[in-house]
RNA sequence: GGCCCUAUAGUUCAAUGGAUAGAACGCGGGUUUCCUAAACCUGAAAUUUAGGUUCGAUUCCUAGUGGGGCUACCA
Numbered sequence: 001g002g003c004c005c006u007a008u009a010g011u012u013c014a015a016u017g018g019a020u021a022g023a024a025c026g027c028g029g030g031u032u033u034c035c036u037a038a039a040c041c042u043g044a045a046a047u048u049u050a051g052g053u054u055c056g057a058u059u060c061c062u063a064g065u066g067g068g069g070c071u072a073c074c075a
Stems, first nucleotide, its partner, number of pairs: 001071007010025004018055001027043005048064005
C1' cells in the first nucleotide's frame, strides 16, 4: 500500500427496515438491618461521524474516524 471484520448505557451483549432501542452486571435513591452485606422496590444512563436510499435507518449503500486481522513490497 491492498483486502476483510468491527463500533449500541460505565462494562458485556440483544434488537437487523417499523412507532417509546431491551437485558445482565455495575451506579444513584428507597425499604429492611444496631451497622454493613444480601434481598426487594425504584431511578438515571447508549446506537462512532457526515452524506445517500426509503413513508420510515441502530439495521441497507458511500466516504471518513477509531479498533482488530490477513496479505504484498521495502529493509
Molecule: transfer RNA
Organism: Bacteroidales bacterium UBA1458